Annotation
The RNA shown here (transfer RNA) has 72 nucleotides and comes from an uncultured Bacilli bacterium. The prediction has a mean pLDDT of 83. The sequence was found in a public genome assembly.

RNA sequence: GGGUGUUUAGCUCAGUGGGAGAGCGCUUCCUUCACACGGAAGAGGUCACAGGUUCGAAACCUGUAACACCCA
Numbered sequence: 001g002g003g004u005g006u007u008u009a010g011c012u013c014a015g016u017g018g019g020a021g022a023g024c025g026c027u028u029c030c031u032u033c034a035c036a037c038g039g040a041a042g043a044g045g046u047c048a049c050a051g052g053u054u055c056g057a058a059a060c061c062u063g064u065a066a067c068a069c070c071c072a
Base pairs, nucleotide, nucleotide: 001071002070003069004068005067006066007065010024011023012022013021018055026042027041028040029039030038048064049063050062051061052060
């Protein structure tokens, strides 16, 4: 320098154009003498960034960035 893949909650990850989610973690409450387990409720997101397509984009297109791998 060229190519491929990934980027979504604190962590690991789903989500093939219209509701942003799960598990674990966190907070509060119940339970217990207390802790753990269990139960209930809740907080937490500019969907990496910019532009475009579309009535509508986390998703499609283009570019940029970071990371991983392959080739040179």